About this RNA: This is a predicted structure of a 79-nucleotide RNA (ZMP/ZTP riboswitch aptamer (pfl RNA motif)) from Halalkalibacter akibai JCM 9157. The RNAcentral record of the sequence draws on Rfam and Ribocentre. Its mean pLDDT, the model's own confidence on a scale to 100, is 75. Its Rfam family is "ZMP/ZTP riboswitch aptamer (pfl RNA motif)". The literature on the family includes a 2015 paper in Nat Struct Mol Biol by Jones and Ferre-D'Amare, "Recognition of the bacterial alarmone ZMP through long-distance association of two RNA subdomains". Its family is annotated with one-carbon metabolic process and regulation of purine nucleotide biosynthetic process in the Gene Ontology. The source organism's lineage runs through Bacteria, Bacillati, Bacillaceae, Halalkalibacter and Halalkalibacter akibai.

């Protein structure tokens, strides 16, 4: 010093379900799916600060209770 990690701007951004309660709508449906809108956003890229070497056992969808089904980060195979 490179990385990291924190804070923040600015871009893109997967996922964004059902019941019951409170502060999401509209429509269809072969019903814990589909489509639009609001609003959430992990995560990615980058730009500034800031810590000075500072690892992982995870994060995400309005709030909280029971579900269900993803994403994304990591690690590991194969091509």
């Nucleotide at each position: 010093a490179a990385g990291g990690c924190u804070a923040u701007g600015u871009g893109u951004a997967a996922c964004u379900g059902g019941c019951g309660a409170a502060a999401c709508g509209c429509g269809g449906a072969u019903c814990a799916c589909c489509g639009c809108g609001a609003g959430g956003g992990a995560g990615c890229a980058c730009g500034u600060a800031g810590u000075g070497u500072c690892g992982u056992a995870g994060c995400c969808g309005u709030u909280c209770g029971c579900c269900u089904g993803g994403g994304c980060a990591g690690a590991g195979g194969u091509a």